[in-house]
Molecule: Bacterial RNase P class A
Organism: bovine gut metagenome
RNA sequence: GUUCUGUCGCUGACUUGUGAAAACAAGGAAGAGGAAAGUCCGGGCAACACAGAGUACCAUACUUCCUAACAGGAAGGGGUUUGAUUCGAGAGGAGCAAAUCACAGCAAGUGCCACAGAAAAUAACCGCCUUUGCAAAAAGGUAAGGGUGAAAACGUGGGGUAAGAGCCUACGGCUGUAAUGGGAGACCAAGACAGUGGGUAAACCUUAUGGGUUGAAAGACCAAAUAUACCGAAGCUUGAGGGUUACUCGCCCGAUUCGGAGGGUAGGUCGUUAGAGAUGUACAGCAAUGUGCAUAGUAGAUAAAUGACAGAAGCCUUUUUAAGGAACAGAACCCGGCUUAUAUAU
Repeated sequence: GUUCUGUCGCUGACUUGUGAAAACAAGGAAGAGGAAAGUCCGGGCAACACAGAGUACCAUACUUCCUAACAGGAAGGGGUUUGAUUCGAGAGGAGCAAAUCACAGCAAGUGCCACAGAAAAUAACCGCCUUUGCAAAAAGGUAAGGGUGAAAACGUGGGGUAAGAGCCUACGGCUGUAAUGGGAGACCAAGACAGUGGGUAAACCUUAUGGGUUGAAAGACCAAAUAUACCGAAGCUUGAGGGUUACUCGCCCGAUUCGGAGGGUAGGUCGUUAGAGAUGUACAGCAAUGUGCAUAGUAGAUAAAUGACAGAAGCCUUUUUAAGGAACAGAACCCGGCUUAUAUAU
């Protein structure tokens, strides 16, 4: 996320006239969106509960702030991926840019990890080493090397060893602990000590925090109507049944209730649009946002109107005295977000 004019319509109000009333006639105004959509979050409002307890269920999950509130927004922290750069012998590290992240916990427990592979977390297939053996082979050790895989038992260098292994060591990665310095905080910096546990929580689960339920067909009121005739079952305080927020208690009401089969009514008013509002401006704040001042202010119809035609202006395209084109889409109690659709423009 077009504008204006004219004509004819539609809608409910308003004014005037006629009329006993119902109603009719005339008049001049007003009458869909940025998403009115999805109904996904949050709130207002309303009813019920408004003694209370437990369980279940649902949601959220770095920090601070904003807000009526949020799963929304702002600012920041951290991670991941990609790109080029740079430091280092190497493992690996550093800053920059862009994109991105439901970003507590798998070092609490349980489960799962296709195919391939010896093995997917109580690792021995090949290889390597030792012993036995003439040999073939057997027994044992071994996670350096090979192979499989999305993932293979911390990495690199050195020592060590029969061969090997964090077995030892230096450096590096990661995890945890208690301190130091900086920061409001997430976190950051440089060290110490301990460790080296494969992945997976939009798997069960654990931890922390929050959530009463139902939605405008909520609900309040007025009017209209009436027969519970009949049949069956249960119950009448040792209480059927009902209400209550899923369930269990509890609490409250309680003399009628349930099934069949019938009769009647089935209209209206309010809620309902002046609102945590909109626009402009000044100030505060990095920003989200807040505060002050000013301005305008009539959709509210319940199967529910908001349309059609003609002309003009602007925009876009082309084959430029002209021709053509304009999407997604239609209010239903209201508001703040999110998401989705969308010609064209930026």